[in-house]
RNA sequence: GUUUUCGGAUAAUCGCGGCUCGGUCGCAGAACCGGGCUGAGGAAAGUCCAUGCUCGCACAGGCUGAGAUGCUUGUAGUGUUCGUGCUUAACGAAAAAAUAAGUUAAGGUAUUCCCUAUAAGGGGAUAACGGCAGGAAAAACAGCUAAAACGUCAAGUCAUGCUGGAGUACCCUUGAAAGUGCCACAGUGACGAAGUCGAUUUAGAAAUAAAUCGAGUGGAACGGGUAAACCCCUCGAGCGAGCAACCCAAACAUAUGGUAGGGGCACCUUUCUCAAGGAACUGAACUUAGAGAAGGGACAGAGCAAUCUGUAGACAGAUGAUUAUCGUCAGCAUUUUUUGACCUGAGAAGUGCUGAUACAGAACAUGGCUUAUAGAA
Numbered sequence: 001g002u003u004u005u006c007g008g009a010u011a012a013u014c015g016c017g018g019c020u021c022g023g024u025c026g027c028a029g030a031a032c033c034g035g036g037c038u039g040a041g042g043a044a045a046g047u048c049c050a051u052g053c054u055c056g057c058a059c060a061g062g063c064u065g066a067g068a069u070g071c072u073u074g075u076a077g078u079g080u081u082c083g084u085g086c087u088u089a090a091c092g093a094a095a096a097a098a099u100a101a102g103u104u105a106a107g108g109u110a111u112u113c114c115c116u117a118u119a120a121g122g123g124g125a126u127a128a129c130g131g132c133a134g135g136a137a138a139a140a141c142a143g144c145u146a147a148a149a150c151g152u153c154a155a156g157u158c159a160u161g162c163u164g165g166a167g168u169a170c171c172c173u174u175g176a177a178a179g180u181g182c183c184a185c186a187g188u189g190a191c192g193a194a195g196u197c198g199a200u201u202u203a204g205a206a207a208u209a210a211a212u213c214g215a216g217u218g219g220a221a222c223g224g225g226u227a228a229a230c231c232c233c234u235c236g237a238g239c240g241a242g243c244a245a246c247c248c249a250a251a252c253a254u255a256u257g258g259u260a261g262g263g264g265c266a267c268c269u270u271u272c273u274c275a276a277g278g279a280a281c282u283g284a285a286c287u288u289a290g291a292g293a294a295g296g297g298a299c300a301g302a303g304c305a306a307u308c309u310g311u312a313g314a315c316a317g318a319u320g321a322u323u324a325u326c327g328u329c330a331g332c333a334u335u336u337u338u339u340g341a342c343c344u345g346a347g348a349a350g351u352g353c354u355g356a357u358a359c360a361g362a363a364c365a366u367g368g369c370u371u372a373u374a375g376a377a
Base pairs, nucleotide, nucleotide: 004377005376006375008326009325010324011323012322013321014320016039017038018037019036020035021034022033023032024031041359045370046369048368049367050366051365052364053242054241055240056239057238058075059074060073061072062071063070081237082236083235085233086107087106088105089104090103091102108129109127110126111125112124113123114122115121130232131231133173134172135171141164142163143162144161149157150156179230180229181226182225183224191223196215197214198213199212200211201210202209203208246263247262248261267297268296269295270294271293272292273291274290275288276287277286298311299310300309301308302307327357328356329355330354331353332352333351334350335349336348337347338346
């Protein structure tokens, strides 16, 4: 330095919240009093990813019924839908498998820092980095020239030379994917093996061709850019919202609304009863955030045992304060000890004094990842 685990403890007094027992109050509720039990993390943070749960939307099945708009089970559909991205490989949770965020390694590109001799090269950091690639290429037809050759040696004829057609049609290679576009005005031309004018050189009989240098327009003249242009490719996926979701609902005889208030909401889970609801009247499927009852299980504490008690549940948001002791760390002093003796130093154990004791606070639940962290093993 890295990784893993722990990350303060006990007691008393007072205070706050929840549950429970008892009491006061004519009853209930509320409120008050007394006793018992209990009350925030390894990250509770970030909100990066996912699972469960609730509601809504979409689609595909099923159930009851005369009738589905009701109830219930699921997430198929591969595209006129969403998301994803440097490449490759391995690892990667919630039972398994798979996978997400992410972690690790190797390699590439871009930007940037350092070393080096200003380069090459090497090392480090960052990245909302998938795709705009490379090559080769006609003909029909039209035109220019007339060297050679021919000719009545006269006018001239004629391409096998050249230009256009055209760097077009048609093709080739690599790649998972490179097709169509755009860069106003100006300029011949703005990315197409494109391209105007001038000069020089070379080749040629000429027509012409090539190369070099320059000029003009412009931000940029072949060096490029753009996919946050349309689109193409890879991989993946029902979509969206989120506990302030969502549900019930007094004062009032009925309907509606949804205020006060309550639930959701508290260790996990199964079954049963009643009540209420349930397409225009009936009834059924079915529902339970309405009231109860009976079991099973996990963990912690007390107890010899049987057994008993408990498991935070708030919401303008409780879980605190004080005192004392102990633990841990640092400094100083001192004692003992560690080697044959001595000195110095260092380590270990004990005592005394002084100081310090990190990051940090549940809010639907859970799993992974990331970040912060005194100190100890």
Molecule: Bacterial RNase P class B
Organism: Vagococcus acidifermentans